Transfer RNA from a Planctomycetota bacterium, 77 nucleotides, folded computationally.
Model confidence (mean pLDDT): 82 of 100.

RNA sequence: GGGGGCGUAGCUCAGUCUGGUAGAGCAGCAGCCUUUUAAGCUGUUGGCCGGAGGUUCAAAUCCUCUCGCCCUCACCA
Numbered sequence: 001g002g003g004g005g006c007g008u009a010g011c012u013c014a015g016u017c018u019g020g021u022a023g024a025g026c027a028g029c030a031g032c033c034u035u036u037u038a039a040g041c042u043g044u045u046g047g048c049c050g051g052a053g054g055u056u057c058a059a060a061u062c063c064u065c066u067c068g069c070c071c072u073c074a075c076c077a
Stems, first nucleotide, its partner, number of pairs: 001073007010026004020057001028044005050066005
């Protein structure tokens, strides 16, 4: 340098193909339960969907550019 994959809540990841209310588990917070803790139960907070631009009535999703990480090929040695 070429090709490919990934980036979404604090963490692990769905959702993208086929545009139409942003989700799950764990964690956190509050309550219940318990002699207490843990476990269990109920409720609940938390997001510029890596960034910028474009298309569209409408974009996490489609297009372009770009940043980061990983894999692979080539080059050098």